[in-house]
RNA sequence: GGUGGGUCUUAGGCGGGGGGGUAGGGGUCCCCUGUACCGUAAACCCUCUAUAUGACGGGCUGAAAGCUGAGGAUGAGGCGUUUAAGGCCGCUUAGACCUUCAUUUCCGAACCAGUGACUAUCCGUCCCUUGGGGCUGGUGGUCGUUGAGCUGCUUCCGUAGGGAAGCUGCCUUCAAUGUUUACCAGGCGAACCUGGCCAGGCCCGGGAGGGAGCAACCUAAGUUUGGACGUUCAGCGCUCAAGGGGGUGCGGGUACGAGUGUAGGGUUUGGGGGUUCCUGCGGAUUCUGGGCGUCGAACCCCAGGGGCCCACC
Numbered sequence: 001g002g003u004g005g006g007u008c009u010u011a012g013g014c015g016g017g018g019g020g021g022u023a024g025g026g027g028u029c030c031c032c033u034g035u036a037c038c039g040u041a042a043a044c045c046c047u048c049u050a051u052a053u054g055a056c057g058g059g060c061u062g063a064a065a066g067c068u069g070a071g072g073a074u075g076a077g078g079c080g081u082u083u084a085a086g087g088c089c090g091c092u093u094a095g096a097c098c099u100u101c102a103u104u105u106c107c108g109a110a111c112c113a114g115u116g117a118c119u120a121u122c123c124g125u126c127c128c129u130u131g132g133g134g135c136u137g138g139u140g141g142u143c144g145u146u147g148a149g150c151u152g153c154u155u156c157c158g159u160a161g162g163g164a165a166g167c168u169g170c171c172u173u174c175a176a177u178g179u180u181u182a183c184c185a186g187g188c189g190a191a192c193c194u195g196g197c198c199a200g201g202c203c204c205g206g207g208a209g210g211g212a213g214c215a216a217c218c219u220a221a222g223u224u225u226g227g228a229c230g231u232u233c234a235g236c237g238c239u240c241a242a243g244g245g246g247g248u249g250c251g252g253g254u255a256c257g258a259g260u261g262u263a264g265g266g267u268u269u270g271g272g273g274g275u276u277c278c279u280g281c282g283g284a285u286u287c288u289g290g291g292c293g294u295c296g297a298a299c300c301c302c303a304g305g306g307g308c309c310c311a312c313c
Base pairs, nucleotide, nucleotide: 001313002312003311004310005309006308007307008306012061013060014059015033016032017031018030019029023049024048025047026046027045037058038057039056040055067304068303069302071300072299074298077295078294079293080292081291082290083289086287088283089282090281091280095277096276097274098273099272100271101270102269105266106265107264112259119255120254121253122252123251124250125249126245127244128243129242130241131240132239133238134236135235136234137233138231139230140229143178144177145176146175147174148173149170150169152167153166154165155164156163157162183227184226185225186224187223188222195218196217202211203210204209
């Protein structure tokens, strides 16, 4: 001096990078890489000074390398700047595509069809007006003449009761007759005031006979229940006719004589909508991409690389 082995710690190592912050370098914070001790404190912050690439305390490793120097046509990721190709957003277009409405024409299931398709035409159903009918309800009860009778008055006669004649009146007596649709059946019907008939009793009378007249009975006015009748009073989800209107649908008749054509599909023309595509324009931007610059983990390669002991050459 070289080779090999062992040992030590005094170099070194126990991550690195970007951002942010800072006068500047680190840290606690965020991010990237990918695995690289423990504890304490730290953003109004902790610490250091271009010899800054953390501070304090404790450990591990340790001369090999992850350390130093130089290089790589390796390079994650980040920062700055620029651009606007991509993407995104907005507007827009002859157009494409989709969709919708109307329209032209064709095809066409099902169904229907010589017991008559399609078409044409007439009528009814529907609406209005007018005129009738029916039903129901409301409502109404003609107007006279004559006679008898009755109320009142007058005249005459008689010995009484009374008799004879005339006039007037009658919402309600009876009869006849005419007119009207204006009649029919039944009930009630006032202590007196419609009329008739008036038992009993009362009055006049010698008697005969006569008179007034209560009740009852019949009856009238009136009232009520029905029926018929009248009514330019009203109603009715009734009905008929004529005229006019309307006509989607439904029903019926006549003429003609073979297809009609729903669902659905194709086609012509025109209008509308949709931003899916396309055309053109614009916009912003940590959505992405490109350019330039810069930092740079990890990886590859070359060289360097402390002390002591032993063995061999």
A computed fold for a 313-nucleotide RNA from Candidatus Bathyarchaeota archaeon CG07_land_8_20_14_0_80_47_9, annotated as Archaeal signal recognition particle RNA. The source organism's lineage runs through Archaea, Thermoproteati and Candidatus Bathyarchaeota. The sequence was found by an Rfam model in a public genome assembly. It matches the Rfam family "Archaeal signal recognition particle RNA". On this family, see Wild et al., Curr Opin Struct Biol 2002: "Towards the structure of the mammalian signal recognition particle". By type it is a non-coding RNA gene.